[in-house]
RNA sequence: GCCUCCUUGGCUUAGUCGCUAUAGCGCGUGCUUGGUAAGCACGAGGUCCCGAGUUCAAAUCUCGGAGGAGGCU
Numbered sequence: 001g002c003c004u005c006c007u008u009g010g011c012u013u014a015g016u017c018g019c020u021a022u023a024g025c026g027c028g029u030g031c032u033u034g035g036u037a038a039g040c041a042c043g044a045g046g047u048c049c050c051g052a053g054u055u056c057a058a059a060u061c062u063c064g065g066a067g068g069a070g071g072c073u
Stems, first nucleotide, its partner, number of pairs: 001072007010025003027043005049065005
C1' cells in the first nucleotide's frame, strides 16, 4: 500500500429481509423471609462509532472518515 470482517445500554449480545431496538448479567424498587441468599414482579438505562446521501421511512442500503481484528505484498 491492497483486500475482508467487526463497532448496538455499565458488560456480553439478537436484529443486517428498511417501518419508532432484543435478551442475559449487572443496577434500583417492591413481594416473599425472623434475617440473608435464592426466587418472583415491576422499573431505570441505548436516538445503534462519526458525518453525508438514497427513501414516505435507515441500526439495516450507498459513499467518506475513525477505532479494532485478520490476511496479502
Molecule: transfer RNA
Organism: Candidatus Woesearchaeota archaeon